Predicted 3D model of a 75-nucleotide RNA (transfer RNA) from a Fimbriimonadaceae bacterium. RNAcentral records the identical sequence in 5 taxa. Its Rfam family is "tRNA". Rfam links the family to the GO term triplet codon-amino acid adaptor activity. Rfam's curators write: Transfer RNA (tRNA) molecules are approximately 80 nucleotides in length.

RNA sequence: GGGCGGUUAGCUCAGUGGUAGAGCACUUCGUUCACACCGAAGGGGUCGUGGGUUCAAGUCCCGCACCGCCCACCA
Numbered sequence: 001g002g003g004c005g006g007u008u009a010g011c012u013c014a015g016u017g018g019u020a021g022a023g024c025a026c027u028u029c030g031u032u033c034a035c036a037c038c039g040a041a042g043g044g045g046u047c048g049u050g051g052g053u054u055c056a057a058g059u060c061c062c063g064c065a066c067c068g069c070c071c072a073c074c075a
Base pairs, nucleotide, nucleotide: 001071002070003069004068005067006066007065010024011023012022013021018055026042027041028040029039030038048064049063050062051061052060
């Protein structure tokens, strides 16, 4: 340098163009002498970044950044 995949909650990951979710974690309550387990409720996101298309973009298109894999080049 070229190709492919990825970037969404604190973590691991879903998400057919139509108001962003799950599990775990966290907070509160119940339970317990207490802790854990268990049960109930709750908080937490401008979907890596900048543009474009569209009535409408996490989703489609383009650039950039970062991570991973493969190939090529130099030494």

The sequence is in RNAcentral, with records from ENA. NCBI's taxonomy places the organism under Bacteria, Armatimonadota, Fimbriimonadia, Fimbriimonadales, Fimbriimonadaceae.